[in-house]
Molecule: transfer RNA
Organism: Patescibacteria group bacterium
Parts: sequence; C1' cells; structure tokens
RNA sequence: GCCGGAGUAGCUCAGGUGGCUAGAGCAUCUCACUCAUAAAGAGAAGGUCACAGGUUCGAGUCCUGUCUCCGGCA
Repeated sequence: GCCGGAGUAGCUCAGGUGGCUAGAGCAUCUCACUCAUAAAGAGAAGGUCACAGGUUCGAGUCCUGUCUCCGGCA
C1' cells in the first nucleotide's frame, strides 16, 4: 500500500430484509428479606449507537469519507 472484519451502557454482547419511545447479562444504586452478611427476589439509574456528511417521511441498520483495533496479502 491492497483486501476483509469489528466499533452500541462501566464490562461482555444482541439488535433478520430501515418503522415508531435502543435491549439483555454482569457490575452500580435503592427497597425488601435476615440477628447480621452473602445468595436468590423487586425496582431504578446509566447511551452524542467511534466521528462527520449523504439517501429517506423515517437510519444502530443503507451509501461515502475519516479515525481506532484485529486478521490476511504484498
């Protein structure tokens, strides 16, 4: 330099051919339980969907460019 894959919550990830307000598990916080702690239970909070544009009535999803990481070729 070329090709391919990935980037979504603090962490690990899901989001089939665009459709209304973006989710799960763990972690965090609160409540309840207990003599007490932990586990199991109920609930809450937490996101500029890497960044910037474009297409569209509508984009996490499609298109273009940039950045980062991984793999392959040279």